[in-house]
RNA sequence: UGAGCCGGCCGGGUGGCCGCGUACCGGGUACCGAGAGGUAUCCGGUCCGAGGAACGUCCGGACUCCCAGGGCAAGGGUGCUGGGUAACGCCCAGUCGGGAUGACCCGCAGGAAAGUGCCACAGAGAACAGACCGCCGAUGGCGGCCCGUAGCUUGCAAGGCGGGCCGCACAGGUGAGGGUGAAACGGUGCGGUAAGAGCGCACCAGCGUCCGGGGCGACCCGGACGGCUCGGCAAACCCCACCCGGAGCAAGGCCAAGCAGGGCGAGGACGGCCCGUCCGUCGACCCCGGGUCGGCCGCUGGAGCCGGCGGGCAACCGCCGGUCGAGAGGGAUGGCCACCCCGGGCCCGUCAAGGCCCGGACAGAAUCCGGCGUACAGGCCGGCUCACCAC
Numbered sequence: 001u002g003a004g005c006c007g008g009c010c011g012g013g014u015g016g017c018c019g020c021g022u023a024c025c026g027g028g029u030a031c032c033g034a035g036a037g038g039u040a041u042c043c044g045g046u047c048c049g050a051g052g053a054a055c056g057u058c059c060g061g062a063c064u065c066c067c068a069g070g071g072c073a074a075g076g077g078u079g080c081u082g083g084g085u086a087a088c089g090c091c092c093a094g095u096c097g098g099g100a101u102g103a104c105c106c107g108c109a110g111g112a113a114a115g116u117g118c119c120a121c122a123g124a125g126a127a128c129a130g131a132c133c134g135c136c137g138a139u140g141g142c143g144g145c146c147c148g149u150a151g152c153u154u155g156c157a158a159g160g161c162g163g164g165c166c167g168c169a170c171a172g173g174u175g176a177g178g179g180u181g182a183a184a185c186g187g188u189g190c191g192g193u194a195a196g197a198g199c200g201c202a203c204c205a206g207c208g209u210c211c212g213g214g215g216c217g218a219c220c221c222g223g224a225c226g227g228c229u230c231g232g233c234a235a236a237c238c239c240c241a242c243c244c245g246g247a248g249c250a251a252g253g254c255c256a257a258g259c260a261g262g263g264c265g266a267g268g269a270c271g272g273c274c275c276g277u278c279c280g281u282c283g284a285c286c287c288c289g290g291g292u293c294g295g296c297c298g299c300u301g302g303a304g305c306c307g308g309c310g311g312g313c314a315a316c317c318g319c320c321g322g323u324c325g326a327g328a329g330g331g332a333u334g335g336c337c338a339c340c341c342c343g344g345g346c347c348c349g350u351c352a353a354g355g356c357c358c359g360g361a362c363a364g365a366a367u368c369c370g371g372c373g374u375a376c377a378g379g380c381c382g383g384c385u386c387a388c389c390a391c
Base pairs, nucleotide, nucleotide: 001387002386003385004384005383006382007381008380009379010378012340013339014338015337016336017335018334020049021048023046024045025044026043027042028041029040030039031038032037051362055373056372058371059370060369061368062367063248064247065246066245075244076243077242078241079240080094081093082092083091084090095109096107097106098105099104110239111238115237116236117233118232119231132178133177134174135173136172139171140170141168142167143166144165145164146163147162148161149160186204187203188202189201190200191199205229206228207226208225209224210223211222212221213220214219252297253296254295255294261288262287267279268278269277270276304323305322306321307320308319309318310317311316341360342359343358344357345356346355347354
């Protein structure tokens, strides 16, 4: 200098004018009230007034109501190990596996020698496998040639019997070679064989058992033995370990018009009366239950934020000090101007400086909190890696 990797942070600033919302203060008007004051509305002032993701609503909790004796089963979830946490499927530190020259990144990462099931197409054969081509054909079979063989000797030998050699590839052997496939039942070499093969041996790789050492652990290192060589899929059923009641702030609670209902009273009918039963409309009462319109609470001070010290590799935790930072309910948090900042373009110009124009994202609280995921113009800081050059 160029190309990258990781972590942290900001996400416009200052001033002026206008506007919006809650709370508080002051004032005006209307109504109620004897007054104090209350309610509604308007005006003015003061304080405060979105985010790193307020978003998606995917996990986990707080809180509230309902349900609930315990256990097992069912159902759902999680899944290497240790730690953190209120909790988690999150975070941190590690282990193992994979990728990168590297900084570093990625992983739904328990069990497939418990059981069941599946493995498309191609291929002869896809799981205690398989003979299509090829190789062999030891053994048996078939064919040919040669040799031996009949008892007294010599000679002959069609057939039989025995032996040798050659051929065929019928039975058969063979998983070394070819070929198919994502995957074909360890690799290399020597021996061995009819040809071959862990069939035997040496070395290597893996697995299992045992032993020694290190680590809390996942796991790692080393040794001995066993020819054990055992495919993949559990995001198929399943097995193992651990966790799990349901609904959600429209949770839930309080106050409470109007209408309807019940009670009470007056009226009428039956009955001789008390009393009781029935009918019935209106209203003086405003008694009861439910709780509609509406209002209030829940509501924002909390696993809070900032700083310092201490513990820990870290996530995080402890102590001390400081601080209060939205709380609406048709739902506020906005707009304009000036200067500055950042990016781009044009003009002038030797350069510098200057002038003009355009643009500055994603998005937006609604019970609260911890995470994850996703979106995002532009910018800042720190650490590290590789390549080249110079000293």